This is a predicted structure of a 262-nucleotide RNA (Bacterial large signal recognition particle RNA) from a Thermomicrobiales bacterium.
Of the family's consensus pairs, 95% are formed in the model.
RNAcentral holds the sequence, with entries from ENA.

[in-house]
RNA sequence: UCGUGCUAGAUGGGGAGCUUGCGGUGCCCUGAACCCGCAAUCCGCAUAGCGGGGUUGAACUCCCUCUCGAGGUAGGGCUUUGUGGGACUAGUGCUGUCGCGUGGUGUUGACGGUCGGGUCCCGGUCGGCGGGGAACCGUGAACCCGGUCAGGACCGGAAGGUAGCAGCCGUAAGCGGCCCUCCCCGGGUGACGCGGGAGUGCCAGGCCUGAGCCAACGGACAGUACCAAGCCGGAAGGUUCCUAUCGACAGAGGGUGCACGG
Numbered sequence: 001u002c003g004u005g006c007u008a009g010a011u012g013g014g015g016a017g018c019u020u021g022c023g024g025u026g027c028c029c030u031g032a033a034c035c036c037g038c039a040a041u042c043c044g045c046a047u048a049g050c051g052g053g054g055u056u057g058a059a060c061u062c063c064c065u066c067u068c069g070a071g072g073u074a075g076g077g078c079u080u081u082g083u084g085g086g087a088c089u090a091g092u093g094c095u096g097u098c099g100c101g102u103g104g105u106g107u108u109g110a111c112g113g114u115c116g117g118g119u120c121c122c123g124g125u126c127g128g129c130g131g132g133g134a135a136c137c138g139u140g141a142a143c144c145c146g147g148u149c150a151g152g153a154c155c156g157g158a159a160g161g162u163a164g165c166a167g168c169c170g171u172a173a174g175c176g177g178c179c180c181u182c183c184c185c186g187g188g189u190g191a192c193g194c195g196g197g198a199g200u201g202c203c204a205g206g207c208c209u210g211a212g213c214c215a216a217c218g219g220a221c222a223g224u225a226c227c228a229a230g231c232c233g234g235a236a237g238g239u240u241c242c243u244a245u246c247g248a249c250a251g252a253g254g255g256u257g258c259a260c261g262g
Stems, first nucleotide, its partner, number of pairs: 001262006009056003012030004020046005034053005062255006071246006077239005083233003088230002091226008100218003103214003112208004117203003120197004124192004129186006136177004145170004153162003
C1' cells in the first nucleotide's frame, strides 16, 4: 500500500413541553434516514429508552472541533385589539369672580343717594257694545171702549126727548218703527288717577353729587359635571427590531481499531 473477513460504531437530528433528571410516544422545525412490541390522567431508564431482528461497517458514511445558519424559546423595545381606573394634563358644558381685549353707554350728566309717580289689586266716574224697558210716531175695536151720533126705531097731541147701528174722531190690548232722549242688566269693552291698598320686580321723572358704568362676546382664575385622547393597571396577539439561549442541514479541519494474506 492492496485484497479478504471481523469488531467498535452507525442505522436521522433538533426545539419547546412533561420529568428530580435522561430519553421515548405525542406537538413543532429540518431532512429524506430499516422492521416489530410498549408508551400521556404515560412507557423505559438512572450518565440515562427498554426488548427482539435486519442492513452497513475503519470510512465522502464513525467520533471531535470550528464556521455558517433554517428554526424554536425567554426577556425587552415597538405595536394591535379588548378591558378596568379616573388623582394629573388636555377637551367640552355649567356656575362664580376679575374687568385684560372687543363692544355698548355716559358732562344732552355715569354710578350712587333721596323724593314722589306709573305699571299691579279693589272700588268709582265717564264712554262704547249687546240685550231689555220707557218715551215718541204710525197702525189698530162690526158687537161685549169713549165722544158725536145721519138713517131708521121708540116715547109724546105737539114741541121735543130717549136708546143707539153705520160713518167720523180718539183710544185699550196687540203689531210695527225708533235718528235722538232716559232707565235697567251684562262683558273676552275702552278711558281716567277720582279714592283706598299693595309694592320683590319693571318704567320713566324731580333734586344732590360729579366720571365712570355694563359684563354681552372673547380672555384669565376658581369650582363642578361630562368625556376618557394622553396617563396607570391587567388580558390576548403581532414583529424583516435588540439581547440571551438551544440549534437541524451544509462546509472545513483533525482523530480513530483487529486478524489474515499479497
Description:
It matches the Rfam family "Bacterial large signal recognition particle RNA". By type it is a non-coding RNA gene.